[in-house]
C1' cells in the first nucleotide's frame, strides 16, 4: 500500500466482498509448563444455608456465663475435694450511655438532567472526628432501662407494678471579640451589600473518668485552618420535524413561610408573561467522564476490569435520628411475592462474599488469613473487618519456555503415494554415532514479604526524634528459588492448498452428494465436492461464528459531487440568515503573542530501574491540542465615526421590439342557410366500404349568418423572469438598451420559510360553438384489431369569473461578480474617417457558429464555460421495492406536496470501441431476380430416407452443406444385426516349458455346417549336446472388441467461397479497448491498378508460374498416314517406298492493351478499330487466405480415458440388411406425328482387354452355345455408334403411343438364384393424354437431345465417373426475392435477431 467482481474488450461512475487490528466472548478439534491480568454482557429474575459492623468496663447500674480470691460449713491427719455466702479481683452476656453504622463492598434499573465533564461564583451556605488560638466548667433536680414481681400470646413480642446509676435528661448562676436590636464614625465593592471601629440594650454553655501521684484522656463557648459537602452559573453533552407549537406555579413582582443557605422551594395577592426553527414540547434510546479499540490524521465506535462522579438497594411513598441519610445488611405505610402459624397473628428482602434454581451460546470455591495495607471502636492491650491479602477452577487473554541439539546418503529397507515403468517423493527424515537435560519425576536445602506498634532508656522547642534487644508476630508455604540424580527419556496439533492468497497430484463421485467470504465450482478425465499422498501457514494452540474500527476520499472539516452516470428547485419577488467596494481615525469582540492558575491519579509516549527475559510492576520527564484570568499588538474580520465614486440607483435625450391588459376594425378560408344554373354521381382509400345524392347532391354564381384562427412578410430574427407572445388601429402600462455624466453615496449579491406567476389536460358556474376532435357509432384491415386507415360524432378546444399547480416546465446546464487567444455571421444603438445610395475602423448591449489554452470518463464545453476564482441557495449517496405505504398539509374532485420500511439482487448505470444485426441509407457483384430454354411436383418403375413392422430389419449421415450419401456394386461371403450350434492364451502378434516330426496332402465315419473322431503318408542342419521350422498340449503375461465418448483428440473432409478479403512490423493518434495503414476520388473479375492521404513497408490470399484445349514452326515417323512413284486386289495402305498431309509426342513460337483513334486527370483504365488461329484473365481444369459452424467421421486409419474378458472376443449354418396402410428426396421411362415401327445407308471420341477381350464361319427366333483366328494392344478384339439423312407405313386413338404387372418357356454367372440376380422369347398390356400450390438447372459448343466407354464386379446400373455427335433461345435492366462485399448510421444484441425482452395464463 491494495485486490476481486458489471463488459466480447475499454475507460468511468457505483455498490457488494476480501486481506489488517481488536474483544469480559461463544462453538468445533486439540492440549506440556509457568508468570501476569481477567471471568453472568442474558432475568435490577427468585433465593436455601453460612459469613459480610461493631466496639468501649479508663461513662454507668450490675453479675447471666467463665476464671481467681476471701469467709463459713462438711469429709479428711494433711494435701485436697465439696456445699453455701461474698462483684472482692480478672473479666463480662443482656441493659443504660458514647462513637461508629451516611465509610468500605455491590449494581447500572432509572435519568437527556447542572446527572456528568470543564471553568468560575457563594457579598447566599454547612462541616462530627483532626489542627491552631483564646476563655471556661459553680451549684442543683427529677426520672428511667437492666434486675425483681405479675400478666397476655403458638410465636414475634407486648403490657402493668416496685427499685436504681451515669460522660443519659432538665432548670438555675456566670459569660463574650458569638448572635439580635439600636446610635455614630471610617473604608471597600459593578451591585443586592460587605468590612473596621466607639457606645447602649437583650439572648445563650459545660461532664466527668483513670491514676498513689505526676499527669493523661475527655467536656463547653468562640475565632481561624484543614477535610468533606451544598447551591448557582458559562460552555460541552444521542436519534426522530412522518414530534411545531409548548406552558397556569406556568414567567415576573410584593409580602410571608420554610431551609445550613439563595430561589415559586411553598403560600396569599397583583401583572401576563415565559420557552421555541440557534429546534421548544413530545417520542425513542442511554448512567457520565478519565479512558479503550481502530485510524497516517481528522474522525468513527465503545464505556467490561482500574480510578472519579452520579443514581439505586423487592416496587412505590414518607419522614425520624444524626455533623452528615430521606439511610443496601435502620424505621413507618402501601403493593407484589415467599415462608412460619395453634388461623388469632407474625417474619423476610444476596444489585455484599461464597453458593442454589431459572434464563442463556456463555462466565468460577458454600476455600484460608487478618501476616501485610486500610477502616471502625478503644488510653492501650486488643476486638471486628467475604474491604484486603492469598489459595482453588477456566487456554478466556497477553507474555515466556519446552516437546531435543550436532553429525549422518547406500539418498537403506518396509510402507504410503505418483509414474513417462527408467524412476520420483515422504527424506537427514529414520537407523546409527556424539552431546545436552530446560520443563516434568525423585532426593536435599530453602527465602524476601517483618516495618514495628507496645515496652525500656536518652534528648526535646513537648509536636516528636534517636536508641536498646537472642522480646513477640507469616494465611500464602516447605511455595518461589538453589543444589543433586537418572534418562531423549513423559510432552503437537489445527486450518488451508481455483483466483483474491502462501501451498498440487491421484482416486471416488457425476448439476448427485456436497462446497462457498466474493467471483463461482459439481452434468464421466473436478488442483474448487469426499478421501489419500504431498505441500503451505500458524503453533499449545488453530479454525469458525458474532460485534467494532479500518480499507471506504462509500457522508468527503482534512477530503466528493450535480449537461449525459444518483443529483439544479418550473420561474420570479422578497423575510430571517450568510457574504460584501475605496480612503482615514478610533475600539479591541474575533485574531496573534507573553505570563499565571487549572487540566486528579492511573493510561498512552520518552528515559531509567525491579522480577533470569518478556508480559507485568516501579521511578522520573514531557505531554494532555482545553478552560479561566491577566499584560501587550492592531495587519485582517467585526463595531463606531468621518469622507469618496468605480458597484447600485435617479434625472435628461434617443431609438428598437409577436412584452402585458382593454376596446374597436379587417380580409381570405371552412361550414351552414336562401335563391339561380346544372345532372348523376359525389366523397374516400393501398384497394374499398360505411356516408351524401333524382325529395336534385358534388360542381358553379349571387346574397346572407356565425364562430375560430390570422397565409405571404418570417429570419438558429425580436420581446419577456419563466410559462409564453404573431392581422390592423387606438388607449393604458412593465422592462431592457444607447448617449450624457447633473444627482444620491455601498443604498449591493444570494435567499431557508413566505408570497406571486406558471403550457396542456382536468374541475365548478354562466355563455358560445364554424372547424377540429378524446369518448362513442359505423365501415375497412386483420387469425383477432376494443388500434393504425375511412365516414360520422359528444365533452373539450373559444369567452367571463374561480380552482388545479403539474410537464422531456430541457440548454436535461441555479443566481451573481471578476479574469482568461482569436475568427466569422446577425439584431438594436452610438462615435470617427473617407474618394459617401456606400465602405472601413472603434465601442456598448443581445443572439448564433467555429476554435486556442484549460477542463472533462469520454462525448464534448470553450468570454452566453462544463475554464480560473469568490459568495449564497437547492439537491445526490448501489439497483429493485417506490415516488409506493402510513401519517400530515393542500384540493370540489382528479390528485399534488412531504415521503419510509420489510424483503430481494451483485450488480443497475454513463461514455466510447470492435463485431453481428436492422421489414436503415449509399455503392457493387453472383443464373440472385428479370428475359428465355428444359425439368421436378401428377403416372408407372428404380433408388435412398423417414415411419411402421420384425427375432433382426446392423451402424452412421439430418436445412442449404443428410436422403442414386459412406456403398466403385448385401443370394453365401461381405456383415458389423438376429436365432441356434461350437471354442476359451483364443481366428491374429511376442515370450516360456514339455512332447512330436513335420507342414502340406489323402481316405473313411459323423454333422445343417464348422467343430469332432479314426487311419495312411511325410523334413532340414549338426561340433550329436542341440538348433531351425512346424504341429499338439500346458501355465501366465497378454491377445481381441465395427463396444462408449467426433462434446477428450490426430488426420481427413464439407461449408460460407475462388467470396476478396485476413493480418503484421515500425511510426503516428487515443488514458484505454482500439484507430490509422485497409478510409477517400477513379478503376477492376480482384485490397487489380492509379491518384490523394500520418503513414511507410511487408506477409497470407487475387493474378501469374502448372495441366489441357484452340493456331503455327521444328524434330521424330511405327503398329499411324498415303500426295507423288511402283506393285497389287474382290471394293483392301495390302506391299515396296515416302514422311508432303492427317495424326501421334518432344521442343519451341504466339497475345503484351504491343499498335491506332476517342474518352479519362498528360494516370490507372474504358470504348472502338487494325492485324491475327486466338484480344483484353481466349475456353476448361488443378489450386480454397485468417477464420466460422463444439459442422462430419472413434465404422477407413491412428489414438487418450471408460467398459467386456468361457464374452460386448472367435467360428459355423440359416435368416435379416431386399419387410410395407404410408410420407419425402433423387432419377429412369413415358404420355406421342419435331413421333412410333420397318428397310437399307453415313459420320466419332475416349477407354478396356490374359482366370481377359474374343473376330470369323456354324447352331438357336433370341438370350446364348459349341468351335476357334488374332491380340499383353496407334497392329487384334470389345465395336453396332446413336440421334441424323433417305424410303415406306401408321393418322390422333389410351392408339402400331406407353410399357408396368402377370403367365409360360428358356439362357448365363455362381457350391447355391426359394426368400433375393441379370438377360431372352412368346403371351398379357396397368397407370399415364404434359401434371395444383410450389420449386430446380442453365449465359455457348452452354442448355436441350443422342449414343459410346470405364471403375466396382463371378453375376447383378435407370446410379457414379468420363467421351464425343447434333446443337439453340434470351439477358431491357438491378425496383424487388436470395446470398455476398465495401462505406456509413442506429442499437438495451455479444451464445451476437434462431438475439434480447414485456405482459397474461397454467404447472411446480
Nucleotide at each position: 500500500a491494495g485486490a476481486g467482481u458489471u463488459u466480447g474488450a475499454u475507460c468511468c461512475u457505483g455498490g457488494c466482498u476480501c486481506a489488517g487490528g481488536a474483544u469480559g466472548a461463544a462453538c468445533g478439534c486439540u492440549a506440556g509448563c509457568g508468570a501476569c491480568a481477567g471471568g453472568c454482557u442474558u432475568a435490577a429474575c427468585a433465593c436455601a444455608u453460612g459469613c459480610a459492623a461493631g466496639u468501649c468496663g479508663a461513662g454507668g447500674g450490675g453479675c447471666a456465663g467463665c476464671g481467681g480470691g476471701g469467709g463459713c460449713g462438711u469429709a479428711g491427719c494433711a494435701a485436697u475435694a465439696u456445699g453455701c455466702c461474698u462483684g472482692c479481683c480478672g473479666g463480662c452476656g443482656a441493659c443504660c450511655g458514647g462513637c461508629g453504622c451516611a465509610c468500605g463492598g455491590g449494581u447500572g434499573a432509572g435519568u437527556a438532567a447542572c446527572a456528568c465533564g470543564u471553568a468560575u461564583g457563594u457579598a447566599a451556605c454547612c462541616u462530627g472526628c483532626c489542627c491552631u488560638a483564646u476563655g471556661c466548667a459553680g451549684g442543683g433536680g427529677g426520672a428511667u432501662a437492666a434486675c425483681c414481681c405479675g400478666g397476655a400470646g403458638a410465636a414475634a413480642u407486648c403490657c402493668g407494678g416496685c427499685c436504681u446509676a451515669a460522660u443519659a435528661c432538665c432548670g438555675c448562676g456566670u459569660a463574650a471579640c458569638a448572635c439580635c436590636u439600636u446610635a455614630g464614625g471610617g473604608g471597600a465593592g459593578c451591585a443586592u451589600u460587605c468590612u473596621c471601629u466607639u457606645g447602649a440594650g437583650g439572648u445563650u454553655a459545660a461532664a466527668g473518668g483513670a491514676g498513689a501521684g505526676a499527669u493523661c484522656c475527655g467536656g463547653c463557648a468562640u475565632a481561624g485552618g484543614a477535610u468533606g459537602g451544598a447551591c448557582a452559573u458559562g460552555c460541552g453533552u444521542c436519534g426522530c420535524a412522518u414530534u411545531a407549537g409548548g406552558u397556569a406555579g406556568a414567567c415576573g413582582g410584593c409580602g410571608g413561610g420554610g431551609u445550613a443557605a439563595c430561589g415559586g422551594c411553598c403560600c396569599a395577592c397583583c401583572g401576563u408573561g415565559c420557552c421555541g426553527a440557534c429546534g421548544a414540547u413530545g417520542c425513542g434510546u442511554a448512567g457520565g467522564g478519565g479512558u479503550u479499540c481502530u485510524g497516517a490524521g481528522a474522525g468513527g465506535a465503545a464505556g467490561g476490569c482500574c480510578c472519579c462522579c452520579c443514581a439505586c438497594a423487592c416496587u412505590g411513598g414518607u419522614a425520624c435520628u444524626g455533623a452528615g441519610a430521606c439511610a443496601c445488611g435502620g424505621a413507618c405505610c402501601a403493593g407484589a411475592c415467599u415462608c412460619c402459624u395453634a388461623c388469632g397473628g407474625g417474619a423476610g428482602g444476596c444489585a455484599g462474599c461464597a453458593g442454589u434454581g431459572a434464563g442463556g451460546a456463555a462466565u468460577a470455591u458454600u476455600g484460608g488469613u487478618c501476616a501485610a495495607u486500610g477502616g471502625c471502636c478503644g488510653a492501650g492491650a486488643g476486638g471486628c473487618u467475604g474491604a484486603a491479602c492469598c489459595a482453588g477452577c477456566c487456554a478466556a487473554g497477553u507474555c515466556g519456555c519446552g516437546u531435543g541439539a550436532g553429525g549422518g546418503a547406500a539418498g537403506a529397507a518396509u510402507g504410503u503415494c505418483c509414474u513417462a515403468a527408467g524412476g520420483a517423493u515422504u527424506g537427514u527424515a529414520a537407523a546409527c554415532c556424539u552431546c545436552u537435560u530446560u520443563u516434568g519425576u525423585c532426593g536435599g536445602g530453602g527465602a524476601g514479604c517483618a516495618a514495628a506498634a507496645a515496652g525500656g532508656c536518652u534528648c526535646u522547642g513537648c509536636g516528636g526524634a534517636g536508641u536498646c534487644g537472642u522480646a513477640u508476630u507469616g494465611a500464602g508455604a516447605g511455595u518461589a528459588c538453589c543444589c543433586g540424580a537418572a534418562g531423549a527419556a513423559a510432552a503437537a496439533g489445527c486450518a488451508u492448498c481455483g483466483g483474491c492468497u502462501a501451498a498440487c497430484u491421484c482416486c471416488g463421485u457425476g448439476c448427485c452428494a456436497g462446497c462457498a467470504g466474493c467471483c463461482g465450482c459439481g452434468g464421466u478425465a473436478a488442483u474448487a465436492c469426499g478421501g489419500a499422498g504431498g505441500a503451505u501457514g500458524c503453533g499449545a494452540g488453530c479454525g469458525u461464528u458474532a460485534u467494532c474500527c479500518g480499507g471506504a476520499u462509500u457522508u468527503a472539516c482534512u477530503g466528493g459531487g450535480u449537461g449525459u452516470a444518483a443529483a439544479g428547485g418550473g420561474a420570479g419577488c422578497g423575510u430571517a440568515g450568510g457574504c460584501g467596494g475605496c480612503c482615514u481615525g478610533g475600539c479591541a469582540a474575533g485574531c496573534c503573542u507573553g505570563a499565571u492558575g487549572u487540566g486528579a491519579a492511573a493510561u498512552a509516549c520518552c528515559g531509567g530501574g525491579g522480577c533470569c527475559c518478556a508480559a507485568c510492576c516501579c521511578c522520573g520527564g514531557g505531554g494532555c491540542u482545553g478552560c479561566a484570568u491577566u499584560g501587550g499588538g492592531a495587519a485582517c474580520u467585526g463595531c463606531c465615526a468621518g469622507g469618496c465614486u468605480g458597484g447600485a440607483g435617479u434625472g435628461c435625450c434617443g431609438g428598437a421590439g409577436a412584452g402585458g391588459c382593454a376596446g374597436g376594425c379587417g380580409g381570405a378560408a371552412u361550414u351552414c342557410c336562401u335563391a339561380g344554373u346544372g345532372u348523376a354521381g359525389c366523397g374516400g382509400u393501398g384497394a374499398a366500404a360505411u356516408g351524401c345524392g333524382u325529395a336534385g347532391a358534388u360542381a358553379u354564381u349571387a346574397g346572407g349568418a356565425g364562430g375560430a384562427a390570422c397565409a405571404c412578410c418570417a429570419g438558429u430574427g425580436g420581446c419577456g423572469a419563466a410559462g409564453g407572445c404573431g392581422g390592423c388601429c387606438u388607449g393604458c402600462u412593465g422592462g431592457a438598451c444607447g448617449g450624457u455624466g447633473a444627482c444620491u453615496g455601498a443604498c449591493g449579491c444570494u435567499g431557508a420559510g413566505g408570497c406571486u406567476c406558471g403550457a396542456a389536460a382536468g374541475c365548478g358556474u354562466g355563455g358560445g360553438g364554424a372547424g377540429c376532435a378524446a369518448a362513442c357509432a359505423g365501415g375497412a384491415u386483420u387469425a383477432g384489431a376494443u388500434a393504425c386507415c375511412c365516414u360520422g360524432g359528444u365533452a373539450g378546444u373559444c369567452c367571463a369569473c374561480g380552482c388545479c399547480g403539474u410537464a422531456a416546465a430541457c440548454g436535461a446546464u441555479g443566481a451573481a461578480u471578476a479574469u482568461u487567444a482569436g475568427g466569422u455571421g446577425u439584431c438594436g444603438g452610438u462615435g470617427a474617417g473617407c474618394a459617401a445610395a456606400g465602405c472601413u475602423c472603434a465601442u456598448c448591449g443581445g443572439u448564433g457558429c467555429c476554435g486556442c489554452a484549460g477542463c472533462a470518463a469520454a462525448c464534448g464545453c470553450a468570454a452566453u464555460a462544463a475554464a480560473u476564482a469568490u459568495u449564497c441557495c437547492a439537491c445526490c449517496u448501489g439497483g429493485g421495492g417506490a415516488g409506493u405505504a402510513c401519517g400530515u398539509u393542500c384540493g370540489c374532485a382528479a390528485g399534488a406536496a412531504u415521503g419510509a420500511a420489510a424483503c430481494u439482487c451483485a450488480a443497475a448505470g454513463g461514455a466510447a470501441u470492435u463485431g453481428a444485426c436492422g421489414g436503415g441509407g449509399a455503392c457493387c457483384c453472383g443464373c440472385a431476380c428479370a428475359a428465355g430454354c428444359g425439368g421436378u411436383g401428377g403416372a408407372g418403375c428404380a433408388u435412398g430416407u423417414g415411419g411402421u413392422u420384425u427375432a433382426a430389419u446392423u451402424c452412421g449421415a439430418a436445412g442449404c452443406a443428410a436422403c442414386g450419401c459412406g456403398a466403385a456394386g448385401a443370394a453365401c461371403c461381405u456383415u458389423a444385426c438376429c436365432a441356434g450350434g461350437u471354442c476359451u492364451u483364443g481366428a491374429c502378434a511376442u515370450c516360456c516349458c514339455u512332447c512330436u516330426g513335420a507342414c502340406c496332402g489323402g481316405u473313411c465315419c459323423g454333422u445343417a455346417a464348422c467343430g469332432g473322431g479314426a487311419c495312411c503318408u511325410u523334413u532340414c542342419c549338426u561340433u550329436c549336446g542341440g538348433g531351425a521350422c512346424a504341429g499338439a498340449g500346458g501355465a501366465g503375461a497378454c491377445a481381441g472388441g465395427u463396444g462408449g465418448u467426433g462434446c477428450a483428440u490426430g488426420g481427413u473432409u464439407g461449408u460460407c467461397g475462388u467470396c476478396a478479403g485476413c493480418u503484421c512490423g515500425u511510426g503516428u493518434c487515443g488514458u484505454g479497448a482500439g484507430a490509422u495503414g485497409u478510409u477517400g476520388g477513379g478503376u477492376u473479375a480482384a485490397g487489380u491498378c492509379c491518384c490523394g492521404c500520418a503513414a511507410c513497408g511487408a506477409g497470407c490470399g487475387c493474378a501469374a508460374c502448372c495441366c489441357u484445349u484452340a493456331c503455327c514452326u521444328u524434330c521424330a515417323g511405327u503398329a499411324g498416314c498415303c500426295a507423288g512413284c511402283g506393285a497389287g486386289u474382290g471394293a483392301a495402305g495390302u506391299c515396296g517406298g515416302g514422311c508432303a498431309c492427317u495424326c501421334u509426342g518432344g521442343a519451341g513460337g504466339g497475345a503484351c492493351u504491343g499498335c491506332c483513334a476517342g474518352g479519362g486527370a498528360c494516370a490507372a483504365c474504358c470504348u472502338g478499330g487494325a492485324g491475327g488461329a486466338a484480344g483484353g484473365u481466349g475456353g476448361g481444369g488443378a489450386u480454397g487466405a485468417c477464420g466460422u459452424c463444439a459442422a462430419a467421421u472413434c465404422a477407413u486409419c491412428a489414438u487418450g480415458c471408460c467398459c467386456c474378458u468361457u464374452a460386448u472376443g472367435a467360428u459355423c449354418u440359416g435368416g435379416g440388411c431386399u419387410a410395407c396402410a404410408c410420407a419425402c428426396g433423387u432419377g429412369c421411362u413415358a404420355c406421342a406425328a419435331u413421333g412410333g415401327c420397318g428397310u437399307a445407308a453415313a459420320c466419332a471420341a475416349a477407354g478396356g482387354g490374359a482366370a481377359g477381350c474374343g473376330a470369323g464361319a456354324c447352331a438357336g427366333u433370341g438370350a446364348u452355345g459349341g468351335u476357334a483366328a488374332g491380340c499383353a494392344a496407334a497392329u487384334c478384339c470389345c465395336a453396332a455408334a446413336a440421334a441424323u439423312a433417305a424410303c415406306g407405313u401408321c393418322u390422333c386413338a389410351g392408339u402400331u403411343c406407353g410399357g408396368a404387372u402377370u403367365g409360360u418357356a428358356g439362357u448365363c454367372u455362381g457350391c447355391a438364384a426359394c426368400u433375393c440376380g441379370a438377360c431372352u422369347a412368346c403371351a398379357u398390356g396397368a397407370a399415364g393424354c404434359u401434371g395444383g400450390a410450389a420449386u430446380c438447372g442453365c449465359u455457348a459448343g452452354u442448355a436441350a437431345u443422342c449414343g459410346c466407354g470405364g471403375a466396382u464386379c463371378a453375376g447383378a446400373a435407370u446410379g457414379c465417373c468420363g467421351c464425343g455427335g447434333u446443337g439453340a433461345a434470351u439477358a431491357c435492366g438491378u425496383u424487388c426475392c436470395c446470398g455476398g462485399g465495401u462505406c456509413u448510421u442506429g442499437c438495451a444484441c455479444a451464445c451476437a435477431c434462431c438475439g434480447c425482452c414485456c405482459g397474461u395464463c397454467a404447472a411446480g
This is a predicted structure of a 1404-nucleotide RNA (small-subunit ribosomal RNA) from an uncultured bacterium. RNAcentral holds the sequence, with entries from ENA and SILVA. The prediction has a mean pLDDT of 85. Rfam family: Bacterial small subunit ribosomal RNA. The literature on the family includes a 2002 paper in BMC Bioinformatics by Cannone et al., "The comparative RNA web (CRW) site: an online database of comparative sequence and structure information for ribosomal, intron, and other RNAs".